[in-house]
RNA sequence: GCGGGAUUAGCUCAGUUGGUAGAGCAGUGCUUUUACACAGCAAAGGUCGUAGGUUCAAGUCCUACAUCCCGCA
Repeated sequence: GCGGGAUUAGCUCAGUUGGUAGAGCAGUGCUUUUACACAGCAAAGGUCGUAGGUUCAAGUCCUACAUCCCGCA
């Protein structure tokens, strides 16, 4: 230099044919307990890596860039 893959909640990851962004764990509150743990319930937590483009509508499609991984030269 070229090609491919990954980037979504604090962490690990889903997200179907473009149509209201989700789960588990962690954290918080409540119930339970003398108390803790376990268990149950509830709420909260997101610039979907960045910037553009297409579209009525983008996590999803297109382009560039950034970081990481793999391969080729």
Model confidence (mean pLDDT): 81 of 100. Predicted 3D model of a 73-nucleotide RNA (transfer RNA) from a Candidatus Campbellbacteria bacterium. Its Rfam family is "tRNA". Gene Ontology term of the family: triplet codon-amino acid adaptor activity. It is annotated as a transfer RNA. It was read from a public genome assembly.